A computed fold for a 77-nucleotide RNA from a Dehalococcoidia bacterium, annotated as transfer RNA.
Its Rfam family is "tRNA". Rfam links the family to the GO term triplet codon-amino acid adaptor activity. About the family: Transfer RNA (tRNA) molecules are approximately 80 nucleotides in length.
Model confidence (mean pLDDT): 82 of 100.
[in-house]
RNA sequence: GUGAGUGUUGCCCAGAGGCCGAAGGCGCCAGGUUGUGGCCCUGGAGAACGAGGGUUCGAAUCCCUCCACUCACCCCA
Numbered sequence: 001g002u003g004a005g006u007g008u009u010g011c012c013c014a015g016a017g018g019c020c021g022a023a024g025g026c027g028c029c030a031g032g033u034u035g036u037g038g039c040c041c042u043g044g045a046g047a048a049c050g051a052g053g054g055u056u057c058g059a060a061u062c063c064c065u066c067c068a069c070u071c072a073c074c075c076c077a
């Protein structure tokens, strides 16, 4: 450089046009239980979805351009 894939709370991820300002697990905070802690139970905080633009009545979801990461290939040796 070429092609493909992936970016969603601190971490892992679901959601693939409409009751989504977004589900779940781990972690975190508070409470219950417990002699203390763990396990377990209950509740809570934390993300407008990589950035910008476009389409649409409506975009995490579709399109375009960037950015980051991953894989393969090409080139060089």
Stems, first nucleotide, its partner, number of pairs: 001073007010026003018057001028044005050066005